[in-house]
Context: one part of a larger RNA
RNA sequence: ACUGGCGAGUUGCGGUAACAAGCAAGGUUAAGGUGAGAAGCCGGAGCCGAAGCGAAAGCGAGUCUGAAGAGGGCGAAAGUUUGUUGCUGCAGACCCGAAACCGGGUGAUCUACCCAUGUCCAGGGUGAAACGCAAGUAAAAUUGCGCGGAGGCCCGAACCAACCGUCGCUGAAAAGACGGUGGAUGAGGUGUGGGUAGGGGUGAAAAGCCAAUCGAACCCGGAGAUAGCUGGUACUCCUCGAAAUAGCUUUAGGGCUAGCCUCAAGGGAAAAGAUUGUUGGAGGUAGAGCACUGAUUGGGCUAAGGGUCUUCACGGAUUUCUGAACCUUCUCAAACUCCGAAUACCACCAAUUAACCUUGGGAGUCAGACUGUGGGUGCUAAGAUUCAUGGUCGAGAGGGAAAGAGCCCAGAACGACAGCUAAGGUCCCCAAGUUCAGGCUAAGUGGGAAAGGAUGUAGGGUCGCAGAGACAACCAGGAUGUUGGCUUAGAAGCAGCCACCAUUUAAAGAGUGCGUAACAGCACACUGGUCCAGGGAUCCUGCGCCGAAAAUGUACCGGGGCUAAAGCCUGACACCAAAGCUUCGUCUGUUUGAUUUAUCAAACGGGGUAGAGGAGCAUUGUAGUGGCAUCGAAGUUAUAUCGUGAGAUGUAGUGGAGCUACUACAAGAGAGAAUGUCAGU
Numbered sequence: 001a002c003u004g005g006c007g008a009g010u011u012g013c014g015g016u017a018a019c020a021a022g023c024a025a026g027g028u029u030a031a032g033g034u035g036a037g038a039a040g041c042c043g044g045a046g047c048c049g050a051a052g053c054g055a056a057a058g059c060g061a062g063u064c065u066g067a068a069g070a071g072g073g074c075g076a077a078a079g080u081u082u083g084u085u086g087c088u089g090c091a092g093a094c095c096c097g098a099a100a101c102c103g104g105g106u107g108a109u110c111u112a113c114c115c116a117u118g119u120c121c122a123g124g125g126u127g128a129a130a131c132g133c134a135a136g137u138a139a140a141a142u143u144g145c146g147c148g149g150a151g152g153c154c155c156g157a158a159c160c161a162a163c164c165g166u167c168g169c170u171g172a173a174a175a176g177a178c179g180g181u182g183g184a185u186g187a188g189g190u191g192u193g194g195g196u197a198g199g200g201g202u203g204a205a206a207a208g209c210c211a212a213u214c215g216a217a218c219c220c221g222g223a224g225a226u227a228g229c230u231g232g233u234a235c236u237c238c239u240c241g242a243a244a245u246a247g248c249u250u251u252a253g254g255g256c257u258a259g260c261c262u263c264a265a266g267g268g269a270a271a272a273g274a275u276u277g278u279u280g281g282a283g284g285u286a287g288a289g290c291a292c293u294g295a296u297u298g299g300g301c302u303a304a305g306g307g308u309c310u311u312c313a314c315g316g317a318u319u320u321c322u323g324a325a326c327c328u329u330c331u332c333a334a335a336c337u338c339c340g341a342a343u344a345c346c347a348c349c350a351a352u353u354a355a356c357c358u359u360g361g362g363a364g365u366c367a368g369a370c371u372g373u374g375g376g377u378g379c380u381a382a383g384a385u386u387c388a389u390g391g392u393c394g395a396g397a398g399g400g401a402a403a404g405a406g407c408c409c410a411g412a413a414c415g416a417c418a419g420c421u422a423a424g425g426u427c428c429c430c431a432a433g434u435u436c437a438g439g440c441u442a443a444g445u446g447g448g449a450a451a452g453g454a455u456g457u458a459g460g461g462u463c464g465c466a467g468a469g470a471c472a473a474c475c476a477g478g479a480u481g482u483u484g485g486c487u488u489a490g491a492a493g494c495a496g497c498c499a500c501c502a503u504u505u506a507a508a509g510a511g512u513g514c515g516u517a518a519c520a521g522c523a524c525a526c527u528g529g530u531c532c533a534g535g536g537a538u539c540c541u542g543c544g545c546c547g548a549a550a551a552u553g554u555a556c557c558g559g560g561g562c563u564a565a566a567g568c569c570u571g572a573c574a575c576c577a578a579a580g581c582u583u584c585g586u587c588u589g590u591u592u593g594a595u596u597u598a599u600c601a602a603a604c605g606g607g608g609u610a611g612a613g614g615a616g617c618a619u620u621g622u623a624g625u626g627g628c629a630u631c632g633a634a635g636u637u638a639u640a641u642c643g644u645g646a647g648a649u650g651u652a653g654u655g656g657a658g659c660u661a662c663u664a665c666a667a668g669a670g671a672g673a674a675u676g677u678c679a680g681u
Base pairs, nucleotide, nucleotide: 001681002680003679004678005677006676011091012090013089014088015087016086017085018084019083020082021081022080023079026048027047028046032042033041034040052059053058062074063073064072065071094232095231097229101222102221103220104219105218106217112196113195114194115193116192117191118190119189120188121186123155124154125153126151131146132145133144134143135142159183160182161181163180164179165178166177167176198214200210201209202208235616236615237614238613239612240611245258246257247256248255249254259365260364261362262361263360264359265358266357267356273353274352275351276350277349279347280346281345287339288337289336293333294332295331298328299327300326304322305321306319307318308317309316310315368393369392370391371390372389373388374387375386376385377384398409399408400407413586414585415584416583418582419581420580424576425575426574427560428559429558433573435572436571437570438569439568440567446562452546453545456543457542458541459540460539461538462537463536465534473530474529475528476527477526479503480502481501484498485497486496509524512523513522514521587606588605589604590603591602592601593600594599595598617670619667620666621665622664623663624662625661626660627659628658635654636653637652638651639650640649641648642647
């Protein structure tokens, strides 16, 4: 890992509701007795009901409150026993799962420390004190030589340790091997016997060690501890079908009540839900506005203040200052409103539809997601977060978007080698137009992006110029007072400052650029000529261009490929395309109507998780009534048929002794999942 077994809502006693049955103003026995007895019979103790109200006295279909013949509260329409089912309380209460807590015991043969008693430490080195002799001294001190043999001394085996590396790491080994290393007369190593025990010991202290277990050992028990947590929870078909919200919660991944689902009974048809319409309402949002509250631009006017001048003082004058209020003007507001919609909301009536309400049984849900719209928070960031209001997903398959929970189309009972459409498409992959008409694009734009930039190209508007010759090009002129004045070393059109006149002219600036030290020089504005037809500026649009750099491989059309398109815009007609719609057949639910008690017809339905309700299949056993079997039971292999399905039946082989239908009843009653469990392979 596979295969096959086993494996989870049970049982007892109460409560409650529905259903079934009995009796009924009543219903019923319990223990026990009898009995073959879980039958039957006996047993009426007890329980429930038949009357309530009040604190009570008490009264009573009423009563309490109250002054009350008022009002109000609580009452006044059948129960009870048994069974079945749903749910629930108490119990382990659907199953498995802790870490832990407590009790009583077992452990110091491992290891920690202690006690008693033994034992072990090759060899080599160093050479303390004391002592002796000599020198030395007044005597000492002191010095030298010898002798001596100290030391948690040195080197280094045994022994002990474990600092480094390699190997080993399903090991040779649940801690080792190899090589190097540290201690090795000491706080040394080690043998034997003994002691200390679990909130306790022991600890040169690491929360170390206490039998491969230690931040509280191990064994058994309380014990099926508890687990608002995780996992698992087993056959079929049919009908309906949620929620991810509110309030409260030591509450936030849990609960309770309500909301939303389902089932039953009842209500109402002169109908209470929904939609549309008429009519009538309440409102302060969007927008708008500035009348209030505030914010706010410029101007005017003008109290007040500041500055300046004047004055002994009072006061006066003045102002490129500040500036309330007022007037005018430009703006703004969720917590502003002189105004003010659309929707939404409420009510009557009408139409259409088929809901709705009450009571009771059973739930599940309380992590929601994205998307459109209106807001808040945030950065008008987020696949962000938080509200509101729709949709979809959730619980929704099918078609489209290459691929895809939440986008677009559309809601799948089953079958069909029939038809029509939706979104989206129609050159090939790939079903259907290489369709038609008119434009645009040249960038493969299409098929990714901004500020910004540009004689791209198409269309339109406005304003100048132009056969009295424009625009461009070419030829020629572009002068004089004058080197304007100032400044300056110089300043002559052209460093800078001031002014910017006049003359001759077809025209020519007291000068637009380059240039010089300053001049000079070269262009320009402006004018004439040559040429001959349009030329310039600006604005608004359509489609394009640049801006444009990324990591495995083209890789920003799904691909091929596409250019009067297979791109974009406008219009038109065909066609393709889904589980949509239609057609034919079948099953099934509800309602209605017929017949008739199980059929027919019609209309409307049948996506579905949690969940509610209904109907069945299969397994084991019991009772009753029937069957089959050595001329072959169960089981098993293969196969055929039937049924919507769970499943059922037949035939053949195998097998070799029991099996089964129907009607009821009772359950150890259905496995693929639980890191399930046992066995086999």
Large-subunit ribosomal RNA, domain II from a Peptococcia bacterium, 681 nucleotides, folded computationally. The prediction has a mean pLDDT of 87. The organism belongs to Peptococcia, within Bacteria. It matches the Rfam family "Bacterial large subunit ribosomal RNA". Rfam links the family to the GO terms ribosome and structural constituent of ribosome.